[in-house]
């Protein structure tokens, strides 16, 4: 230099044909149980604004297509693999 794959909440990891982003697990918070703890069980848990109702933002970065993009197209970045 060329080719291929991957990048999603704090971490791992789903998301069907383009149609509610963050299912599920871990972690964390609160509670139950216990003399106390561990284990187990229940509820909650992306970020921001707001007293609240509610609103806004978010899939590595930027642009494009579309009524609608994590998903399709282009450029770039990072990581891994292959070829020379």
């Nucleotide at each position: 230099g060329c080719c291929c794959a991957a990048g999603u909440g704090g971490c791992g990891g789903a998301a069907u044909u383009g149609g509610u982003a963050u299912a599920c697990g871990c972690g964390c918070g609160c509670g139950a149980c216990u003399c106390a703890a561990a284990a187990u069980c229940g509820c909650g848990u992306g970020g921001g604004a707001g007293c609240a109702a509610u609103c806004c933002c978010u899939u590595g970065a930027g642009a494009g297509u579309u009524c609608g993009a994590g998903u399709c197209u282009c450029u770039c970045c990072u990581u891994g693999g292959g070829c020379a």
A computed fold for an 84-nucleotide RNA from Candidatus Moranbacteria bacterium UBA4824, annotated as transfer RNA. Its mean pLDDT, the model's own confidence on a scale to 100, is 83. The sequence was found in a public genome assembly. Its Rfam family is "tRNA". The family's RNA type in Rfam is transfer RNA.